A computed fold for a 350-nucleotide part of an RNA from an uncultured bacterium, annotated as small-subunit ribosomal RNA, central domain.
Context: one part of a larger RNA
RNA sequence: CUGGGCUUAAAGAGCACGUAGGCGGCCUUGUAAGCGCUUUGUGAAAUCCCCCGGCUCAACCGGGGAAUUGCUGGGCGGACUGCAAGGCUUGAGGCAGGUAGGGGUGCGUGGAACCCUAGGUGGAGCGGUGAAAUGCGUAGAUAUCUAGGGGAACGCCAGCGGCGAAAGCGGCGCACUGGGCCUGUCCUGACGCUGAGGUGCGAAAGCUAGGGGAGCAAACGGGAUUAGAUACCCCGGUAGUCCUAGCCGUAAACGAUGCCUGCUAGGUCGGAGCCUCACUGACGAGGUUCCGGUCGAAAUGAAAACGUUAAGCAGGCCGCCUGGGGAGUACGGUCGCAAGGCUAAAACUC
Numbered sequence: 001c002u003g004g005g006c007u008u009a010a011a012g013a014g015c016a017c018g019u020a021g022g023c024g025g026c027c028u029u030g031u032a033a034g035c036g037c038u039u040u041g042u043g044a045a046a047u048c049c050c051c052c053g054g055c056u057c058a059a060c061c062g063g064g065g066a067a068u069u070g071c072u073g074g075g076c077g078g079a080c081u082g083c084a085a086g087g088c089u090u091g092a093g094g095c096a097g098g099u100a101g102g103g104g105u106g107c108g109u110g111g112a113a114c115c116c117u118a119g120g121u122g123g124a125g126c127g128g129u130g131a132a133a134u135g136c137g138u139a140g141a142u143a144u145c146u147a148g149g150g151g152a153a154c155g156c157c158a159g160c161g162g163c164g165a166a167a168g169c170g171g172c173g174c175a176c177u178g179g180g181c182c183u184g185u186c187c188u189g190a191c192g193c194u195g196a197g198g199u200g201c202g203a204a205a206g207c208u209a210g211g212g213g214a215g216c217a218a219a220c221g222g223g224a225u226u227a228g229a230u231a232c233c234c235c236g237g238u239a240g241u242c243c244u245a246g247c248c249g250u251a252a253a254c255g256a257u258g259c260c261u262g263c264u265a266g267g268u269c270g271g272a273g274c275c276u277c278a279c280u281g282a283c284g285a286g287g288u289u290c291c292g293g294u295c296g297a298a299a300u301g302a303a304a305a306c307g308u309u310a311a312g313c314a315g316g317c318c319g320c321c322u323g324g325g326g327a328g329u330a331c332g333g334u335c336g337c338a339a340g341g342c343u344a345a346a347a348c349u350c
Stems, first nucleotide, its partner, number of pairs: 003322004007304002012318001014201004021194003025088007033081002035077005041071002049065006091191001092188003095184005103177007110154001114150008125136002162169002206247006215241002220236004258317006266295012300305001323350003332343004
């Protein structure tokens, strides 16, 4: 390389949008670029292969044929691909009416808890642990009541439940706003799928500037424990955690499972609709669509397992893997304020 693969052995990009490209529903007509048949010219000779012949054989040599799977021109064919034209509605989208939701952004607001401040009561302890001590307290703590202030997070509801592409999203109200699903089958008429580059989003930590800072808490200090204890436990405590603007761009970013489409037994649970029947005091039965779990036939799998939510059977497109270490490192390039990210080897070694 041909291949073979990617849940767990190496391997699915964190997620999306989308450019080029690749691929593309049903019917009709045309065309003939691809395609098939046939034919023209060419495809030097030698070599290889077949036949015949010459050196006593052979190697070798001579003659003939085949082959040279290619290119070029002509003719014919019209299934499939392409191209052109016309049509269609099932893919896709639109429209109308409904519907569930912690989907997003901004503004406002509420109660519990906590801490602080002021005041009242009170008067010796509190706190903390395995036990203690550091710590706090007669300058009145802890406890308790009242008032005020502050920041952060939203108990119960809450669910193996919902929403979102992923990251993620949870008190309440308002405004703006994205998507899904269902019903109607009215409209457009293939407008589609994927997506190298690219662009955007992207937990936590971290960075820049300005604010904020209750609780918690890397670092740090102290008390214990211990042989030691740069820890586990305890008392403190700063960055940070929060907000605004801007960076960073990573993760066990996981379902360790890319996206789309079609096909292939069922059972059961949950969520959101629609239809029919029953019931008309709140419960039901059946059907259907979408979403989320779970158990399993066949199939698949090395097994674990997976099994209409596929890891089954197929198709389209992208990404990725190719023994372990060296190494996700060096160098170079590029991005970043930095931290570092992305891209990514080799020697050597087993």
Model confidence (mean pLDDT): 89 of 100.